[in-house]
Predicted 3D model of a 697-nucleotide part of an RNA (large-subunit ribosomal RNA, domain II) from a Microgenomates group bacterium. The full RNA is in RNAcentral, with records from ENA. Taxonomically the source falls in Bacteria candidate phyla (Bacteria). It matches the Rfam family "Bacterial large subunit ribosomal RNA".

Context: one part of a larger RNA
C1' cells in the first nucleotide's frame, strides 16, 4: 500500500408532546402496604396517603363565569362546547439520570513489584610492567665557643613526573534499516590513589541516592514499573456504514470568568387553525440626515477699518511710538461630537380600489446555526493604502451546475425533473484554430495604438470656433533705407543705443527705439524693430480656444509573456447607423415520471360532517449544504400459514430480462445439504474513510 472480515445514537429507568388500542365516566388511576381466595411468596379480587380532571382571577384577604387593576373609560388573564377528561399499555421524536453514537489524552488516587543497570555506604578479598626525580631524617668530613652552615654518602618521601596492565571517554573520521537501541580506528586524559575492582549486603517512589548534572534508581525518570479505581474527564480533533420524493436555513441580536463553547429572540422543519398578505395610490404622523446657515449658540479661522487700554524703545520736553490685548464694523470662510432653520428617500399607521400571490399570522413540537465572504451604493478606522477593517441597503457566493470573461467560488446572462440526430433567443460573438458576416453605409487612427499608467511635453493629424491683415497688394522671401541733435545726463579709466542709475524729449522723415539681440577696453562692425520697392494670392496669411484620434513619458529579473494563439492597417483597430446569422441544462414542441391542487367515475367505511383506496382530466411546481419530514429496499432471527430441494439446496462465477433506485426474476457453470414465499414481529441491521482493529499477500 491492495485485499477480505470486524467497527459507532445502543440498553434500562423517569418524563412532555403526538397517534393508536382498550377501560371508565364528572370521574377516573393508584404506591408502599392491608385483608380475601389459594397447597402457594406466583395469581386473581377488594381496599389505600395521594395523583390528574370537572373554574378561573388575584401579591394576598377575597370574589366568581367572571376576576384583577383603574377614579372612569379601558385593559390583562379566563368562561362559551356531546366533545372532552383521566387510567393502562404499544409505537415514534425529543429531554433528565445512567459510559449514553464510537475512538483519543496528557494526568490524579490505591495497592504492591524492583538497586542482577545504576547512585551511596557496609562486610570481606584483589590488582597497579618499566623508567625518572630524590624531601624530611640519619651518617662522615670541614668550619665555628655554640647554634648552625657547607660539602660527599646512606635513604626512598610525594592526590609528584614520563609510560603498559587497569579506568576514563578529548578530537577527527566511519557507522546512522550500524558488528552495536551509543560501536570501531586513530588521537587524547589519570595510572600509590578523593585510584580501580570482585563476592555478600543495606537504602524505595509524597521514597531514595546525589563532590549537584534535576542526574541516577532494570535501554525514554521534572517524579519508576505493575494492576486497581476505569468506559477518569476531554467546550477539543478525527469518524459515523442502504435507496427515492418534499420542504429548506444560519454564520444577527441580547446575556454569558464569555468570546472557535453555550441559553433564550430572529431565520429552518412537521401537524393543526383560522383567513390573511405583498405592491401601487391618497392621507396623516414624529425626525434633524444631504444641502446649506451661523452677528441664531458652540467654537475654529483670514484680511481691512475705526476705538479703548498696555507698551519695548527714541526725545531735555512737549509728544511720536514698533508691538500685545480687547471691542465695534466690513468683506470672504470652517465644523462627526455647531444649528436660527431643513428636505428627498426610508419607517409607520389609516383609508380605497385594481392586481398579485398563497407568500404572510397564530399555536403544539422539533432543528441546525450564533467564524461567513465579494459586488455595487453611502459612510467610520487607514494613506479618500490593502483580496484591510467596521456599519447600513441590495445581489451573489455560501448551499448554484449551465453558457459568457482565454484559464477564473463572488463578475455578466441564467435557476440543472427526465429526455429527442427539434425550434427560437440572453450574455457574448461571426479571418482561422472556433458555431456564426473576410456584411453594409459613413467617418477617425499608421501609433500593431488596438493589446496596462500619471503629472507633464510637442508645428502629429482630424473637425470646428472667435479674432486680425489682405490685389488701396497681405505673409514668406529678395532690393534698398534703418538718419539729426547725440558720445542725452549721471556714474566711470573709459560707459559713445547696448556694465550700471535717472529720464527716455525733439527735428528729418516714406520710415527709422535716446535701441530688442551679437559684437568692442572704449570707438568700430553685424541684425532687429520701422518704411519703401520688387513679387504676385477669387481665399491667401497670422493669432488664439475648443473637441476626436494619436505621439513621448514608458528600464527586470526560467521563455516571446499585458490581443488566448495564428496573424490583422479603406482593419480581423476605433466612432456612429444598420441587416442577418451564431450562441445555454434559459424558452417553445413532442413524449414520459413524480409532488401538490382541483376535477371525473367506482369501491369501501361513516358519529351523515367526511375520510380512505384505485381511476379520467386539467394547471402549477420538482438545483441544493446544515437541518427537519414522507416513503421504501435489503440483512439475521421468532410466530402463523404455505413451499422447494442429491431429477441437486445455500454459496461461488457469468449472461439475459425486470424496477425511478435501493434492489429482484430467470438461466449456464461449480457446488454438495439444506432453504424460500406471504403476513406479522424483534434486531449485536447496510463501511471508503476514524495516522481505525485483526489476518493475508
Nucleotide at each position: 500500500g491492495c485485499c477480505u472480515g470486524c467497527g459507532a445514537g445502543u440498553u434500562c429507568u423517569c418524563g412532555c408532546u403526538u397517534a393508536c388500542u382498550a377501560u371508565u365516566u364528572a370521574g377516573u388511576c393508584u404506591a408502599a402496604g392491608a385483608c380475601a381466595g389459594u397447597a402457594g411468596u406466583c395469581c386473581u379480587g377488594u381496599c389505600g396517603a395521594g395523583g390528574c380532571g370537572a373554574a378561573g382571577c388575584g401579591a394576598a384577604a377575597g370574589c366568581a363565569a367572571g376576576u384583577a387593576u383603574g377614579a372612569a373609560a379601558g385593559u390583562g388573564c379566563g368562561a362559551a362546547a356531546u366533545a372532552a377528561a383521566a387510567u393502562a399499555g404499544u409505537a415514534a421524536c425529543c429531554g433528565g439520570g445512567a459510559g449514553a453514537c464510537c475512538c483519543g489524552a496528557a494526568a490524579c488516587c490505591g495497592a504492591g513489584u524492583g538497586a542482577u543497570c545504576u547512585a551511596a555506604c557496609c562486610u570481606u578479598g584483589a590488582g597497579c610492567a618499566g623508567g625518572g626525580u630524590g624531601a624530611g631524617u640519619c651518617c662522615u668530613u670541614a668550619a665555628g665557643a655554640a647554634a648552625u652552615u657547607a660539602a660527599g654518602g646512606a635513604g626512598g618521601a610525594g592526590g609528584c613526573c614520563c609510560g603498559a596492565a587497569c579506568c576514563c571517554g578529548u578530537u577527527a573520521u566511519c557507522g546512522u534499516u550500524g558488528c552495536a537501541a551509543u560501536g570501531a580506528u586513530a588521537u587524547g586524559g589519570g595510572a600509590u590513589g578523593a585510584c580501580u575492582u570482585g563476592u555478600g549486603g543495606u537504602u524505595a517512589g509524597u521514597g531514595g541516592c546525589a563532590a549537584a548534572a534535576u542526574a541516577c534508581c532494570a535501554a525514554c525518570c521534572g517524579a519508576a514499573c505493575u494492576c486497581g479505581g476505569a468506559g477518569a474527564u476531554a467546550g477539543c480533533u478525527g469518524g459515523u456504514u442502504c435507496u427515492c420524493c418534499c420542504c429548506g436555513a444560519a454564520a444577527g441580536g441580547u446575556c454569558u470568568u464569555u468570546a472557535g463553547g453555550g441559553a433564550c429572540c430572529g431565520c429552518g422543519c412537521u401537524a393543526u387553525g383560522g383567513a390573511u398578505g405583498u405592491u401601487u395610490a391618497u392621507c396623516a404622523g414624529g425626525g434633524g440626515u444631504a444641502a446649506a446657515g451661523c452677528u441664531a449658540c458652540u467654537g475654529g479661522a483670514u484680511g481691512g477699518g475705526u476705538c479703548a487700554a498696555c507698551a519695548a524703545g527714541a526725545g531735555c520736553a512737549a509728544u511720536c511710538g514698533a508691538g500685545u490685548u480687547g471691542a465695534c464694523u466690513c468683506a470672504a470662510c470652517c465644523a462627526a461630537a455647531c444649528u436660527c432653520a431643513g428636505a428627498a428617500u426610508a419607517c409607520u399607521g389609516a383609508u380605497a380600489a385594481a392586481a398579485c400571490a398563497a407568500a404572510g399570522c397564530a399555536u403544539a413540537g422539533u432543528a441546525g446555526a450564533c467564524a461567513g465572504u465579494c459586488a455595487u451604493a453611502u459612510c467610520g478606522g487607514g494613506c479618500u493604502a490593502a483580496g484591510c477593517u467596521g456599519a447600513u441597503a441590495u445581489g451573489g457566493c455560501a448551499a448554484a451546475a449551465g453558457g459568457g470573461a482565454a484559464a477564473c467560488a463572488u463578475c455578466c446572462c441564467a435557476g440543472a425533473u427526465u429526455u429527442u440526430c427539434a425550434g427560437c433567443u440572453a450574455a457574448g460573438g461571426c479571418c482561422u484554430c472556433u458555431a456564426a458576416a473576410u456584411c453594409c453605409a459613413c467617418a477617425u487612427u499608421a501609433a500593431g495604438u488596438u493589446u496596462u499608467a500619471a503629472a507633464g511635453g510637442a508645428a502629429g493629424u482630424u473637425c470646428u470656433c472667435u479674432c486680425u491683415c489682405u490685389c488701396a497688394g497681405a505673409c514668406a522671401g529678395c532690393u534698398a533705407g534703418g538718419a539729426g541733435g547725440u558720445u542725452g545726463g549721471c556714474u566711470c579709466a573709459g560707459a559713445a543705443g547696448c556694465a550700471g542709475c535717472c529720464a527716455c524729449c525733439c527735428u528729418u522723415u516714406a520710415a527709422a527705439g535716446a535701441u530688442a539681440g551679437c559684437g568692442u577696453a572704449a570707438c568700430a562692425g553685424c541684425u532687429c524693430a520701422c518704411u519703401a520697392g520688387u513679387c504676385g494670392a477669387c481665399c491667401g496669411a497670422g493669432a488664439g480656444g475648443g473637441g476626436g484620434c494619436g505621439c513621448c513619458c514608458a528600464a527586470g529579473a526560467u521563455u516571446u509573456a499585458u490581443c488566448g494563439a495564428g496573424g490583422a492597417u479603406c482593419a480581423a483597430a476605433u466612432g456612429u447607423g444598420g441587416u442577418g446569422c451564431c450562441g445555454a441544462a434559459g424558452c417553445u414542441a413532442g413524449a414520459g415520471a413524480u409532488u401538490u391542487g382541483a376535477u371525473u367515475u367506482u369501491g369501501g367505511a361513516u358519529u351523515c360532517g367526511u375520510c380512505c383506496a384505485a381511476u379520467u382530466u386539467c394547471a402549477a411546481g420538482u438545483g441544493g449544504u446544515a437541518g427537519g419530514g414522507g416513503a421504501g429496499c435489503g440483512u439475521u432471527c421468532c410466530a402463523u400459514a404455505u413451499g422447494c430441494a442429491g431429477u441437486g439446496a445455500a454459496g461461488a462465477u457469468g449472461a439475459a430480462c425486470c424496477g425511478u433506485a435501493a434492489g429482484g426474476u430467470u438461466u449456464g457453470u461449480u457446488g454438495g445439504a439444506g432453504c424460500g414465499u406471504a403476513u406479522g414481529g424483534a434486531a449485536g441491521u447496510g463501511a471508503g474513510a476514524a495516522u481505525g482493529c485483526a489476518g493475508g499477500c